[in-house]
Model confidence (mean pLDDT): 83 of 100. The part of an RNA shown here (large-subunit ribosomal RNA, domain I) has 545 nucleotides and comes from Silvanigrella aquatica. RNAcentral holds the full RNA, with entries from Rfam. The organism belongs to Silvanigrella, within Bacteria. Its Rfam family is "Bacterial large subunit ribosomal RNA". Gene Ontology terms of the family: structural constituent of ribosome and ribosome.
Context: one part of a larger RNA
């Protein structure tokens, strides 16, 4: 060096119990009726996990199922339960130690110490703070008020993945340096809400002449256009068009009434109001005066009833024989079902063996709520014209800032400081400003759908992974372990169809390990267990130096 056979090792192949992404549907909250999360307990024997809570792997009850059962690792012994229906599955209840918002006080979480009431006792109940409402009481200070006491409210608090709104708000970076700029109103911090949120019913757009549109939101274009920009880097619309969805309402005021207070001898006047009516608009509307006064319809809030659906389930078609083999689902022969030839399992590859699948059926109880009915709300005009009302420290203006793609002449929107209008013969806008023209009516409020997201539940799918992959985690995984701590954070899957897991014998230390025997299709499948590559180490033989 070669050949053969081994050892060691754990690649590869095959597998999947776990992941991952997306789609559809549901749900979108839990909590002082004590949550999330824990501590400690709890079993006949009990270490971990799971379940549960001193009523402790459970209790009651109502349903489902129908023969076995006393959870898993994990076998065994013991003792039991069960057709008077156990176990198991589902609904509703009961119990629910201690900590934790933690709430009787304290505290170094799971501990310590109390008051009051009930009770012989064991024991049970109650006692935090804030807010709303009621009652009683009550100062300075006469009336009153502040305050106090007490009752009451499933009120608030705390937790939770992303999504929303709001208040604050970087830097790395890019500009090939850097300061305006960019990154970016991003990350992050805080507050706060909902199942979505926000926005939203024109003081809007548009428009040469003329027209036209008609709340908001989202998507595709418009368009990388118009613009902005140390005109650098870069940033970047709108009108309009096409779609998704579609819905509009309520106050304030004038005026009337009522109540209270004040003034007045009084008539009355004034002020106030969680009070009632009225009224809600831009071809201006309303009040006011006169006349008239109904329904169609509509509704997002209420009540009753209630379909579907959800939370257990049930029915569910269709021969076999022979051959090979350890085993038939393979092969051969030859029939069958199919609204079912999805899938998984079964000793190899099954439409007809099992579970299922298509299709159909089903709820005592809880949830659910299409819809129906009822109640309720809304739902109006004509004419007149003197007067009154139509959102004020607001609009506007000045200065500075912020948001608008956009501050240089900059309209529009929002704050700061100062100043400061008008009420229809009024006011705002149409990108400085003025006129004309056109559109609209601010300084009050509400509003479904189309849109965003997925901690979670169910179903489905994949030219997604297949154990160094896929979640960090297919296994006792946020475990072991590391760190004072914040925090960091693994490795680790596969006997066989079935344990049939090797009785018995022998060597050995009553070992480890091995040799027989036996099981098995196979034991070079023997638990360090499927396959078993390479590095590396041997044994035997041959050859070379």
């Nucleotide at each position: 060096c070669g050949u053969a056979c081994g050892g060691a090792g754990g690649a590869u192949g095959c597998c999947u119990a776990g992941g991952u992404a997306u789609c559809g549907a549901g749900a979108a909250g839990c909590g002082a009726a004590g949550a999330a999360g824990g501590a400690c307990g709890u079993g006949u024997c009990a270490g971990g996990c799971u379940g549960c809570g001193a009523a402790a792997a459970g209790u009651a009850u109502c349903g489902g199922c129908g023969a076995g059962c006393u959870g898993c690792c994990a076998a065994g012994a013991a003792a039991g339960c069960u057709u008077u229906g156990a176990c198991c599955c589902g609904g509703u209840a009961a119990u629910g130690u201690c900590c934790g918002a933690a709430u009787g006080g304290g505290g170094g979480a799971a501990c310590c110490c109390a008051g009051c009431c009930c009770g012989c006792a064991a024991g049970g109940g109650u006692u935090a703070c804030c807010a709303g409402g009621g009652a009683c009481u009550g100062a300075a200070u006469a009336a009153a008020u502040a305050g106090g006491u007490u009752c009451u409210u499933a009120g608030g608090a705390g937790c939770g993945a992303a999504c929303g709104g709001a208040g604050g708000g970087a830097a790395u970076u890019g500009a090939a340096a850097c300061a305006u700029c960019u990154u970016a109103g991003u990350a992050c911090c805080u507050c706060u809400a909902g199942g979505a949120a926000a926005a939203g019913a024109a003081a809007a757009c548009a428009a040469a002449c003329a027209a036209g549109u008609g709340a908001u939101u989202c998507c595709g274009c418009u368009a990388g256009u118009a613009g902005c920009g140390g005109c650098g880097a870069g940033c970047g619309a709108a009108c309009g068009c096409g779609g998704a969805a579609g819905a509009g309402g309520c106050c304030a005021a004038a005026c009337c009434a009522c109540a209270a207070a004040a003034a007045g001898u009084g008539a009355u006047u004034u002020u106030u109001g969680u009070u009632g009516g009225g009224g809600u608009u831009g071809u201006g509307g309303g009040a006011c005066u006169a006349c008239a006064u109904a329904a169609a319809g509509u509704a997002a809030a209420g009540a009753a009833c209630a379909a579907a659906g959800u939370u257990a389930g049930g029915a569910g078609a269709a021969a076999g024989u022979g051959c090979u083999g350890g085993a038939a689902g393979g092969c051969a022969c030859g029939g069958c079902c199919a609204a079912a030839g999805a899938a998984g399992g079964u000793g190899a590859a099954a439409g007809a063996c099992c579970u299922g699948u298509a299709u159909c059926c089903g709820a005592a109880a809880a949830c659910g709520g299409a819809g129906u009915u009822c109640a309720u709300g809304c739902g109006a005009g004509u004419a007149g014209a003197a007067u009154c009302c139509c959102g004020a420290g607001u609009a506007g203006c000045a200065c500075a800032g912020g948001a608008c793609a956009c501050a240089a002449a900059c309209a529009u929107c929002c704050g700061g400081u100062g100043u400061g209008a008008a009420u229809c013969c009024g006011g705002c806008a149409g990108g400085a400003c003025c006129a004309u023209c056109u559109g609209c009516c601010a300084a009050g409020c509400c509003u479904a759908a189309a849109u965003a997201u997925u901690c979670c539940u169910c179903g489905a799918u994949g030219a997604c992974c297949g154990a160094u992959a896929g979640u960090g985690a297919a296994c006792a995984a946020g475990u072991a372990c590391c760190g004072u701590g914040a925090g960091g954070g693994a490795a680790a899957g596969g006997u066989g169809a079935a344990a049939a897991g090797a009785a018995c014998c022998c060597c050995g230390g009553u070992g480890a390990g091995g040799g027989g025997a036996g099981u098995g299709a196979a034991a070079u499948a023997g638990a360090a267990c499927c396959u078993g590559a390479a590095a590396c180490c041997g044994u035997a033989c041959g050859c070379c130096u």